[in-house]
A computed fold for a 471-nucleotide part of an RNA from Candidatus Syntrophonatronum acetioxidans, annotated as small-subunit ribosomal RNA, 3' major domain. The RNAcentral record of the full RNA draws on ENA and SILVA.

Context: one part of a larger RNA
């Protein structure tokens, strides 16, 4: 100099309080750990590993295992001989495929001194490729975390024998080393903030596919003429800065309050993450030293496994009911997506779904039905709560749905009656609660990443837990 104290002071932050839901109990889903297995590939590991890599394991993927199969190779450049254009479709036999062994059509390239040479294929030799084998404790890059915490350092200068201080402490203030005042400091750099992008007002400039106040017409649909006024689009500006007014303040910074305003003191949300720490993750994204392996630790190909079960954790989806089931009726979003697609209508089916088919590369056509909302029922029961498991019957993807998909009908109807010690989450359009989209993808979503609707409670405080920052 620094961590560290059950040292002392000051301040924070959903940290505790003060409330709202909730996990720990039950089913089911999904990771993990442990068992098991021929194989259940690997990798994450207190917070900051366990719905994580994986935005989507039936073959593929895929690395993992059993067989069956090749060795210059599935993939690259090159050199030596050797051969034939090369390729396309089709088919025949063995075989689970790989693959091996032929058959048929069609095609027969450039140059050329007609010897031959080049491109492309096949064959052998050999330089050699491959490796998701290792080693994240050798590495590049790249990411989590402390933490959006307010810190983190440097020149010169001063002061110490010196490590080092000073500044960066101090007095106030802020979210902020954020601003003032003082000061052997002066002064600057990375952070902070601002600039970027959505929102939340409003003005102009544009009107088609968007919108309809007036005006005619209507098959009553903004549907047609017609306007671009509104809304909306989506490019430009305005606005807000403590700018004004009062009090406090050290005549300062800034704080309290108010006035205007759509907005008020960082409006509100993002994106951005300093010096470093954890020899933190990652050689399995890729790069890339050394190390290993080369008829195998490369490759292909069927089939199995990653989905297995006596248990244990983590994270969720549904419930346990009346603030609720179920009938029925009928409203009001936003975000996005669409040619291998979205598919209206129209017709068959209780139904999943099929058959037929307009229109749309989409402010135009579809996807889209928004649910929560409202009238009726049921009357407190293991029930008209709850759906797990289970049996038939079907549908849709796809070469293939046994292992091992997803949805439809009827039929069964389990556990479960608010959950032990413990324990997460949230401070406003937030929690709760309700539906709707997309990535991934042939098919599979309670994940996971957005979208809007309906919308609380409570914070008196800073003693304590826990984590940080300054003397």
């Nucleotide at each position: 100099u620094g961590a560290c104290g059950g040292g002392g002071g000051c301040c924070c932050g959903c940290a505790c309080a003060a409330g709202c839901g909730g996990u720990g109990g039950a089913g089911c889903a999904u990771g993990u750990g442990g068992u098991u297995u021929a194989a259940u590939u690997c990798g994450a590991a207190g917070c900051a590993a366990c719905g994580c890599g994986a935005a989507g394991a039936a073959c593929c993927u895929u690395a993992c295992c059993a067989g069956g199969g090749c060795u210059u190779g599935a993939c690259a450049u090159c050199u030596a001989c050797c051969u034939g254009a090369c390729g396309u479709g089709u088919u025949u036999g063995a075989g689970a495929a790989a693959u091996c062994a032929g058959g048929c059509a069609u095609u027969u390239c450039c140059c050329u001194u007609c010897g031959g040479g080049g491109a492309c294929g096949g064959g052998u030799a050999g330089a050699c490729a491959g490796g998701u084998g290792g080693u994240g404790c050798a590495u590049g890059g790249u990411u989590g975390u402390c933490g959006u915490c307010a810190g983190c350092u440097c020149g010169u200068g001063u002061c110490g024998u010196g490590a080092g201080a000073u500044g960066u402490u101090g007095g106030g203030u802020u979210a902020a080393g954020u601003c003032c005042c003082g000061c052997a400091a002066c002064g600057a750099g990375c952070g902070c903030a601002a600039c970027c992008c959505c929102u939340g007002u409003u003005c102009u400039u544009a009107g088609u596919u968007g919108c309809c106040a007036u005006c005619a017409u209507u098959u009553c649909g903004g549907g047609u003429g017609g306007g671009c006024a509104c809304u909306c689009u989506a490019a430009g500006g305005a606005g807000a800065c403590u700018g004004c007014c009062g009090g406090u303040g050290a005549c300062a910074a800034a704080c309290c309050g108010g006035a205007g305003g759509a907005a008020g003191g960082u409006g509100g949300g993002g994106a951005c993450g300093a010096c470093g720490u954890c020899a933190a993750a990652u050689c399995a994204u890729u790069a890339u030293g050394c190390c290993c392996u080369u008829u195998a630790u490369g490759u292909c190909c069927u089939g199995g496994g990653c989905u297995a079960c006596a248990c244990a954790c983590g994270u969720g989806c549904u419930a346990c009911a009346a603030u609720g089931g179920c009938c029925u009726g009928u409203a009001c979003a936003a975000c996005g997506g669409g040619u291998a697609g979205c598919u209206a209508g129209g017709g068959a089916g209780c139904g999943a779904u099929c058959c037929u088919g307009a229109g749309c590369c989409a402010a135009u056509c579809c996807c889209c039905a928004a649910a929560a909302c409202a009238g009726g029922u049921c009357u407190c029961a293991g029930u008209u709560c709850g759906g797990a498991u289970u049996g038939c019957a079907g549908g849709c993807u796809g070469c293939a749905a046994u292992u091992c998909g997803c949805c439809u009908g009827c039929a069964u109807g389990a556990a479960g009656c608010u959950g032990g010690a413990a324990u997460c989450g949230c401070u406003a359009g937030u929690a709760a609660u309700c539906g709707c989209g997309g990535a991934u993808c042939a098919g599979c979503a309670u994940g996971c990443c957005g979208c809007g609707g309906u919308g609380a409670a409570u914070a008196c405080g800073u003693u304590c837990c826990c984590g940080g920052g300054c003397c």